[in-house]
RNA sequence: AACGAACGCUGGCGGCAUGCUUAACACAUGCAAGUCGAACGAUGGCUUCGGCCAUAGCUGGCGCACGGGUGAGUAACGCGUGGGAAUCUACCCAGCAGUGGGGAAUAACUGAGGGAAACUUCAACUAAUACCGCAUACGCCCCGAAAGGGGGAAAGAUUUAUUGCUGUUGGAUGGGCCCGCGUCCGAUUAGGUAGUUGGUGAGGUAAGAGCUCACCAAGCCUACGAUUGGUAGCUGGUCUGAGAGGAUGAUCAGCCACACUGGGACUGAGACACGGCCCAGACUCCUACGGGAGGCAGCAGUGGGGAAUAUUGGACAAUGGAGGCAACUCUGAUCCAGCCAUGUCGCGUGAGGGAAGAAGGCCUUAGGGUUGUAAACCUCUUUCAGGUGUGAGGAUGAUGACAGUAACACCAGAAGAAGCCCCGGCUAACUUCGUGCCAGCAGCCGCGGUAAUACGAAGGGGGCGAGCGUUAUUCGGAAUUACUGGGCGUAAAGCGCGCGUAGGUGGUUUGUUAAGUAAGUUGUGAAAGCCCAGGGCUCAACCCUGGAAUUGCAAUUUAGACUGGCAAACUAGAGAACAAGAGAGGUAAGUGGAAUUCCUAGUGUAGAGGUGAAAUUCGUAGAUAUUAGGAAGAACACCAGUGGCGAAGGCGGCUUACUGGCUUGUUUCUGACACUGAGGCGCGAAAGCGUGGGGAGCGAACAGGAUUAGAUACCCUGGUAGUCCACGCCGUAAACUAUGAGUGCUAGUCGUCGGGCGGCAUGCCGUUCGGUGACGCAGCUAACGCAUUAAGCACUCCGCCUGGGGAGUACGGCCGCAAGGUUAAAACUCAAAGGAAUCGACGGGGGCCCGCACAAGCGGUGGAGCAUGUCGUUUAAUUAGAAGCAACGCGCAGAACCUUACCAUCCCAUGACAUCCCCUACGCGGAUCGCAGAGAUGCUUUCCUUCAGUUCGGCUGGAUCAGUGACAGGUGCUGCAUGGCUGUCGUCAGCUCGUGUCGUGAGAUGUUGGGUUAAGUCCCGCAACGAGCGCAACCCCUAUCCUUAGUUGCCAUCAGUUCGGCUGGGCACUCUAGGGAGACUGCCGGUGACAAGCCGGAGGAAGGUGGGGAUGACGUCAAGUCCUCAUGGCCCUUACAGGUUGGGCUACACACGUGCUACAAUGGCGGUUACAGAGGGCAGCAACCCCGCGAGGGGUAGCUAAUCCCAAAAGACCGUCUCAGUUCGGAUUGCACUCUGCAACUCGAGUGCAUGAAGUCGGAAUCGCUAGUAAUCGCAGAUCAGCAUGCUGCGGUGAAUACGUUCCCGGGCCUUGUACACACCGCCCGUCACACCAUGGGAGUUGGUUUUACCCGAAGCCGGUGCGCUAACCGCAAGGAGGCAGCCGACCACGGUAGGGUCAGCGACUGGGGUG
Repeated sequence: AACGAACGCUGGCGGCAUGCUUAACACAUGCAAGUCGAACGAUGGCUUCGGCCAUAGCUGGCGCACGGGUGAGUAACGCGUGGGAAUCUACCCAGCAGUGGGGAAUAACUGAGGGAAACUUCAACUAAUACCGCAUACGCCCCGAAAGGGGGAAAGAUUUAUUGCUGUUGGAUGGGCCCGCGUCCGAUUAGGUAGUUGGUGAGGUAAGAGCUCACCAAGCCUACGAUUGGUAGCUGGUCUGAGAGGAUGAUCAGCCACACUGGGACUGAGACACGGCCCAGACUCCUACGGGAGGCAGCAGUGGGGAAUAUUGGACAAUGGAGGCAACUCUGAUCCAGCCAUGUCGCGUGAGGGAAGAAGGCCUUAGGGUUGUAAACCUCUUUCAGGUGUGAGGAUGAUGACAGUAACACCAGAAGAAGCCCCGGCUAACUUCGUGCCAGCAGCCGCGGUAAUACGAAGGGGGCGAGCGUUAUUCGGAAUUACUGGGCGUAAAGCGCGCGUAGGUGGUUUGUUAAGUAAGUUGUGAAAGCCCAGGGCUCAACCCUGGAAUUGCAAUUUAGACUGGCAAACUAGAGAACAAGAGAGGUAAGUGGAAUUCCUAGUGUAGAGGUGAAAUUCGUAGAUAUUAGGAAGAACACCAGUGGCGAAGGCGGCUUACUGGCUUGUUUCUGACACUGAGGCGCGAAAGCGUGGGGAGCGAACAGGAUUAGAUACCCUGGUAGUCCACGCCGUAAACUAUGAGUGCUAGUCGUCGGGCGGCAUGCCGUUCGGUGACGCAGCUAACGCAUUAAGCACUCCGCCUGGGGAGUACGGCCGCAAGGUUAAAACUCAAAGGAAUCGACGGGGGCCCGCACAAGCGGUGGAGCAUGUCGUUUAAUUAGAAGCAACGCGCAGAACCUUACCAUCCCAUGACAUCCCCUACGCGGAUCGCAGAGAUGCUUUCCUUCAGUUCGGCUGGAUCAGUGACAGGUGCUGCAUGGCUGUCGUCAGCUCGUGUCGUGAGAUGUUGGGUUAAGUCCCGCAACGAGCGCAACCCCUAUCCUUAGUUGCCAUCAGUUCGGCUGGGCACUCUAGGGAGACUGCCGGUGACAAGCCGGAGGAAGGUGGGGAUGACGUCAAGUCCUCAUGGCCCUUACAGGUUGGGCUACACACGUGCUACAAUGGCGGUUACAGAGGGCAGCAACCCCGCGAGGGGUAGCUAAUCCCAAAAGACCGUCUCAGUUCGGAUUGCACUCUGCAACUCGAGUGCAUGAAGUCGGAAUCGCUAGUAAUCGCAGAUCAGCAUGCUGCGGUGAAUACGUUCCCGGGCCUUGUACACACCGCCCGUCACACCAUGGGAGUUGGUUUUACCCGAAGCCGGUGCGCUAACCGCAAGGAGGCAGCCGACCACGGUAGGGUCAGCGACUGGGGUG
C1' cells in the first nucleotide's frame, strides 16, 4: 500500500460497486423451458352453415446441447499463444434443380382389466408436414484412366400471396482433430513402457491416427528430469513494486471440467445431456411390504459447518433468449427494489463576531497557567435530513416493475446528526493522581520492585474522521536467493588431490551460409481493464466515445559486423623432436655403520634405577658399571637450509635396476590438437579392520607406585594390542596457504634454489627463464591484512553459502566385515549466534618500577586476669546506627537522675516550642507556708515586684492569661529520592581538554619511546603543538644566624645582698615573637649524550624534598550518615507528639576485636636525690601550716597567670630480696572509710587493713615500626558534679636492622591473551533430580491411496445366432427380403480373494533434543 474480509467501540445522508473464501455437506416449499390450432385427430361452444372460437394436451415440428451455477477432478494439447489439414455445422444468406403418384399403421379417444401408488395390459376406431415403397436425378455419392455402369429425394398448409419441404454448391456462424513454444514443488521419485514404438492389411469415425484388430519388426521416452509423489481449474487480468519481479486468479470477460458417486449408451445438426433415459452404489422419502419416488454446484430459502457473507421481494417496462406468420406465451437470464459502513466517492453535523480571557475542570513555584473565542451572548445562513407542491428521462408510434423516483420551487428552525485510536523511542502528541515486579502493557527494544510522560484514571495534546483501531493474509522496505543486483582467507561458504565423459567456453586470416543477431513490412495479440484525450451524471466515484499500449508469436524482405555452421590456410596457445640439467619423486632387490635391548663369557661389589621428593622395580641366585663375542628388530645422527621433489597425502643412510614429472637451450616438426569439468574412475596421513608373518625400542588398554580432599590424570616402574612386512579393506583429518583450476594485464627492493647468455679485473658485475621466501606502491578489504606466488584489474569453467540451536542428527538410499562413511531433513526453540577492531578490567602472561609489601631486625597480639566495644542469647526494655580492608576503646570529648531516643505506670490536650486572628486584664514572674500524691500535678498561705513610647486617648508597641482554628510536634520510614559532610583506593601519579593529524568508526596521537626522578619530575627524540586539574613550590611548626623589642623572661660585666636574679643596673646571652638571611645541585671532580640527572667532595647549623604538618586530581564503592543539621515523598495527630516516677541501655552459657596489668633480677621493695615540654586554672588551680596510715579534711598566702599553683616518672646513689607461683602478679572477696552529687541498691571513683585467683612469655595465625623512629617513662588537656586502661597532645631515656626484590599483599607504566564489560566475587560445561513441549525407534493396530494376479460380470453398444414373433416391399400362392424379441460371445462399472508399494493416525516401552 492492498483486501470478497472478520472482531471491538461508535454510527447522519446519498451515489456507485461488492456480498458462503468453510461442508462439490444434506435439503422442506415455491418458482427457474417451453411453444406452435398457419402440421394433425379429438372435445366443447358459436354459426350467416362458408366456417369460426376455445381447450387439455395426445400424434407431429422446433427448442430443451443456449442461458444460469460450481471449481470437485485435471500438471493435461487442459489453458495461453501462433500455426496446420483429413472434417461436420440445425436455424441464417446466396445460387441451381425439384416438390409426381401411391400405401400401411398408430396415439389421443372409447370399452374391458391389473395395481395402494407409480404406472400399466388387452380389444376396437382414426388423421397428418408421423411412417413406408415406386417414379424422376442437372448437380450429388460409389466403381472406373476414360468412356461408361451402378445408387439415392421430397410435404404440405392457407386468406393465393406467401411460407414450408427435398437434393446440391458456396458463404456465414459454431464445433471436432493435429502440431511448435510457454505453463508449480520434490532426485530422500532414476529408470519407465507390450498396444508399448514403427510397419503392412483390415475395421472404425464427420474426420487424420494403435482409435481398434491380425501379422511382422524391437523399438519408444529419459539427467535439457522420463516415470512417480504432492499441490492446483487455466487465461485476460487483480494487488504490490522505480522497474525486473513477487503474490494472486472473488466480482466482469474467454476457455475447460463437473452436475448425489461410478459406468453406459439412446435421441439429435449438436450431448454420452444440471432441472432426459438405463444400470450399480450410498443416502432420503412414500408404501396396503408386493413395490415405487428423488437429486438446489439455477433463484430465493432451511439445517449444518464456520470468525464470517443478504429477500422464500417486484416486473418482463427495457436488453437478450425459445417457440410462433403474428397477436402472444414463457424466461429467478435480465432489469429493479430490499438487507449489510463490506469497500469506494461525495456531503453534512453550522458561519461571522465575541476577553470580565466568566464559571467549572486540571496543573501550580500559589504569582499564575491551561481548557480558550472555546462557551455564554449578538448577528446570519439552511446544504443534508423533515414538510408541502410541481414533476422529467429511461419510450423512435403503443407499453414503466423501478416510483410520484431523480430534479425543481416553497416552508420551519441551529434546529435531527461525532466518534475512534494514540501520546517512552521508532512516531506526530505530557502532566497529575492511583498502583507498587502486584494489577497490568507490549509490533520491536522493553515498562511495572513507593516520586511510572510505558500499567489504570483524569486534565491536556496528537492523528484520522462516519468512521477508527485490532487480527488474518499478500507485496514492499529485503541488494535478506542478488536476471536487473550478493558472496565464499578470518563472518555461512573452495570438493583432500588428480585423470577425464557429457556439457560450457575457446587463438590469427580469407571465403561462404544465414541458425543466433539487427532493421523494415504484414498478420495476429477478443472485449473489458491500465494509460492519454474528450464527453455525460451539480463534483467525484461511476459511465460513454476515441486513441495509445499490449514489450509476445508467426510470416516475409534486407544486412552480413559479431557468435555459430561449412570450406581453405596460418603459428603467437598446446604438443612433439634434438641437446643438456637438478632433485628425500615412485617401485623392487641388495647392502652399511652408530645406538637400544637380549644372550654368553670375563673383571668387579653393593647398590642401581627413578623423581620436585619418593616408592613400586632390578640386585649378594652378583645387578648397575666395564670388556669381548653373538642375536634380533626398527630407525637412519652430522650434512640439513622460510633448501629440494611430488597433484595432494607425502618423501631423508648407501648401491643397482626399472620408471613418472619438471627446467633450460636450439627453433626442426604437427597445426588449435586448448581450458574447465556435473556424473564417473583413481590416489589419499594417522587411527582402525581381515589373513599370514615379525616384534628391538616405544607404547593406547591394563597393573603397580606416587601426587591429591579425591586423581579412573599429569610424574615413575612395568606392559598387551599397535607401531614393522606382504596382501586386502576403510576413505576420513585444523587433508590449512582455513585462499578451486586456467589465461592475460598492473611500481619496485632484498634474499635463496636450478639453468642459460654477455663482459672482463676469474670472482665479480649485468641480463634472462623457472621455482621458493621477506618487505612494500597503486589497487582491494568491515577491519585484520593481501599486494606479479593477489585477497588488485578482467575473462572462462566447476564446487559451495543464505540467522543461531536442533544437526552434519533422524528417516530413506548407496558404500563398508565392522567401526562407520556419504547423501541429508523436519517439528520445536531463541533474538540473537558470528567476524574484525577499540577502550577498560582481569591473567597461578611478560618486562620495568614503587610501598615496613616481603626480607633483615625490635617490640607486640593470639594463651592469663581485668577494662572496653561487638555478635549471640536473655529480657517488659536490654533504644538505635556502624559490618572485610574502609564495623567492633567506632558515633559516645565520658548512660547513677538528667542525658535517653527503649520498657512499665500515671498524667496532658493549640500542646514543652513558633507564627497569625480575636478577646481579656495589668497581669506575669520570683520567694514562701501547708495539704494530697511516687512525682508530674492539683489545691492553699504570706511577701516582693509593676515594661517602653506617647499626640495622654488603654492610643501604639512589648510581655501575659483564657479561647478559637489554621497549625505545632515526631531521634517515625526511605542514605536505593537528596543537599551537606565524611571514609576508602591514596599523597598513589595520575586524570583530561583545545587545535591539528591518523582512522569508515569506536577511538588513537599528545600521555608512547631513550634516559632520569619521590613525582606525567626534568631532558632528548617524535604529527604533534599548547593548556587545565593533580605533583612540586607558595602556608605553618622545627633546626642555624642576624636584626628589632626587653616584662612577668635572662644575668656576662659592675655594685649591694638576707646568697634566693633577691635588689640596683643591664639587654650581652638564654628565651619570647615580629622582621630578615640561609640551601639553589650554587661550586669542584667523575659519569652521562656537550642533556636532564646521578656519584663523590668542599664549604656549611642544615645537602640534594633537611625533619614534621596542613593540603587529597578525574573518579570508584547506589560506601557511611534522614539519630548533628537541612530536605522531597510517605506515615502518626486524646498519639508514633508532650510531661513524670521507677527501671533499662551496666543482663551472661558462649564467640570475636581493641587495650591495660603481668608472668619478673635490664626486676620488685625501702630510703636518698636530680632533669622536661606542652597545657589548664575564679562555682577555679592552690603553695604553705595543722589533722588523718591514707583517700582526704580544716585553715589560708599567691594567682584572671612568661609573675602564683597544678607538678613529673623512668634515671642516679645506697640497702634488701636470690629464681620461688616468690618480697613476682595483682584478680576476687570481706571489713572499715573518703569524695562528688537531691540521690552511689540495681550502677561511680578513690583509700586503708585483710584476702592473694589465673598467669612461669603464650598453637595455628597475625600486627606495628627505618631515627630522635621502635621500645620504654611519666606529664597535660578536652568531655566532666563525680567517673579513662580510651582519645588528643607533650616531653624524658633511647636502639637494632635493611643482603636484596625470587616470593606474599597493594599500587604505577608499557606490552600480550581474552568467549569478561554487574568487568575473574566474571563467564561458563556436562551428568543427575523435577515440570512441560515437539520428535526418532517400537511388538503391533486402524485407515487412505496406488498397483499386480485371479474370480464375478448389471446396464449397454458391438459380433454371432435367431427353429419364436412380424403391417407396408416382392410374389397368384406357398413363401421370400427385411425387422423384433430371445439366446450365445467379446469388452466392461461396482463387488470379491490373495499379494506388493506408499502415506497418515494410535501405541506399552525406549532414545536423544528443546525450554524452565

Small-subunit ribosomal RNA from an uncultured prokaryote, 1412 nucleotides, folded computationally. The RNAcentral record of the sequence draws on ENA. The prediction has a mean pLDDT of 84. It matches the Rfam family "Bacterial small subunit ribosomal RNA". Rfam links the family to the GO terms structural constituent of ribosome and ribosome.